[in-house]
RNA sequence: CGAGCCCGCCGGGCGGCCGCGGCAUCUCUCACGUGUCGAGGAAAGUCCGGACUCCACAGGGCAGGGUGCUGGCUAACGGCCAGGCGGAGCGAUCCGACGGAAAGUGCAGCAGAGAGCAGACCGCCGAUGGCUCUUCGGAGCACAGGCAAGGGUGAAACGGUGAGGUAAGAGCUCACCAGCGUCCCGGGAGACCGGGCGGCUCGGCAAACCCCACCCGGAGCAAGACCAGACAGGGACACCGGCGGCCCGCCGAUCGAGUCCCGGGUAGGUCGCACCGAGGUCUGCGGCGACGCAGGCCCCAGAUGGAUGGUCGCCCCGGUCACCGACCUCGGUCGGGACCGGACAGAAUCCGGCUUACAGGCGGACUCGCAAC
RNA sequence: GCGGGCGUCGUUCAAAGGCAGGACCUCAGAUUUCCAUUCUGACGAUGCCGGUUCGAUUCCGGUCGCCCGCU
Numbered sequence: 001c002g003a004g005c006c007c008g009c010c011g012g013g014c015g016g017c018c019g020c021g022g023c024a025u026c027u028c029u030c031a032c033g034u035g036u037c038g039a040g041g042a043a044a045g046u047c048c049g050g051a052c053u054c055c056a057c058a059g060g061g062c063a064g065g066g067u068g069c070u071g072g073c074u075a076a077c078g079g080c081c082a083g084g085c086g087g088a089g090c091g092a093u094c095c096g097a098c099g100g101a102a103a104g105u106g107c108a109g110c111a112g113a114g115a116g117c118a119g120a121c122c123g124c125c126g127a128u129g130g131c132u133c134u135u136c137g138g139a140g141c142a143c144a145g146g147c148a149a150g151g152g153u154g155a156a157a158c159g160g161u162g163a164g165g166u167a168a169g170a171g172c173u174c175a176c177c178a179g180c181g182u183c184c185c186g187g188g189a190g191a192c193c194g195g196g197c198g199g200c201u202c203g204g205c206a207a208a209c210c211c212c213a214c215c216c217g218g219a220g221c222a223a224g225a226c227c228a229g230a231c232a233g234g235g236a237c238a239c240c241g242g243c244g245g246c247c248c249g250c251c252g253a254u255c256g257a258g259u260c261c262c263g264g265g266u267a268g269g270u271c272g273c274a275c276c277g278a279g280g281u282c283u284g285c286g287g288c289g290a291c292g293c294a295g296g297c298c299c300c301a302g303a304u305g306g307a308u309g310g311u312c313g314c315c316c317c318g319g320u321c322a323c324c325g326a327c328c329u330c331g332g333u334c335g336g337g338a339c340c341g342g343a344c345a346g347a348a349u350c351c352g353g354c355u356u357a358c359a360g361g362c363g364g365a366c367u368c369g370c371a372a373c
Numbered sequence: 374g375c376g377g378g379c380g381u382c383g384u385u386c387a388a389a390g391g392c393a394g395g396a397c398c399u400c401a402g403a404u405u406u407c408c409a410u411u412c413u414g415a416c417g418a419u420g421c422c423g424g425u426u427c428g429a430u431u432c433c434g435g436u437c438g439c440c441c442g443c444u
Base pairs, nucleotide, nucleotide: 001369002368003367004366006364007363008362009361010360012315013314014313015312016311017310018309020038021037022036023035024034025033040344044355045354047353048352049351050350051349052220053219054218055217059248060247061246062245064216065215066214067213068212069083070082071081072080073079084098085096086095087094088093099211100210104209105208106205107204121151122150123147124146125145128144129143130141131140132139133138159177160176161175162174163173164172178201180198181197183196184195185194186193187192224271225270226269227268233262234261235260236259237258239256240252241251242250279298280297281296282295283294284293285292286291316342317341318340319339320338321337323336324335325334326333327332374443375442376441377440378439379438380437383397384396385395386394391427399415400414401413402412403411420436421435422434423433424432
């Protein structure tokens, strides 16, 4: 210098004018005025997990759902950190729903000879038996039969390479490799790793049912509580309700309540809810890290048709130009000017994550290649 | 705001993980003097992006769109 990879951060700045919402203050109250605060890294999707509220102080079992290498972090998690194993890459690094197929049931169309304790189409052999010929040494045929090495089909064909062996072959035997194991030794907290021994082989799919381990009660701020106001009852079903898919159990009712349909009324307010939190930030300590502990400082949006905006000027960044000036190797460089553009999006009970969208820019660690010293 | 469901030819519906199939519509041909009816044939689709599997409309994630319920 070029190419790449990972992490963190910003995501326009300043000023003028005109506006909007909350709170405080002034005031009897409102308005005006004054002061102060006023979107995001994703506020989004609502995909997970919690807080909170109600239903038993949420209890037992079945059913159902979720997660799935190991250890840790956390309020919790399908999140995060560290490690193991497998895969991709020269590498930095990245990706992995990564328990069990020797519990059982099942699936594999077409092609192909054969697709799950498989099979012989082409092929090889024909030692042995058979047939033919014979110079009696043997030669030929490929009928019985033997083989699974080679070809071919397929996503997948019951280990791979080499040597021996054989009629031809084959884990048939041996060496190495891969795989397997209720085995042994060593290391590690564990996943797992290294070595030995053994018998030679006994696939794939569990994001198919299922088995194993662990987790999950249900609903959701339109939860729920209170205040004010309005109205008119009638019918059907079933006798219980909280209770949800079922059973048990608990609690409350004992003639009062339930579900549905028709009809009538109301479409108001306050709290929850916006100061105090799994809160933010700085420093120190512990830890490889996620994170934890201690101390100091700060208070930080909030409505209910729903605020957080508009406009002007200067600056900043990027692009275009047939404009102006300077330099000059005549192709560009530098300075100025004009025009265009500056993302995705936007709180609604709150928090921790994940995922998705995003113009452009800054900083740091690392890898590979080339060149020079 | 919270919760639930669904995306397949132009329309409406199917489809055990194994060649996406009907009906209506459209177009062409036949029949008719012509039209309609009828008959024959053709065209035409799994919302999109990934993953699991030998193989995905189907199973699993993400995303986009549509519909429904609540006080």
Description:
Predicted 3D model of RNase P RNA and transfer RNA as a complex of 444 nucleotides. It holds a member of the Rfam family "Bacterial RNase P class A". Rfam links the family to the GO terms dimeric ribonuclease P complex, tRNA processing and ribonuclease P activity. The family's RNA type in Rfam is ribozyme.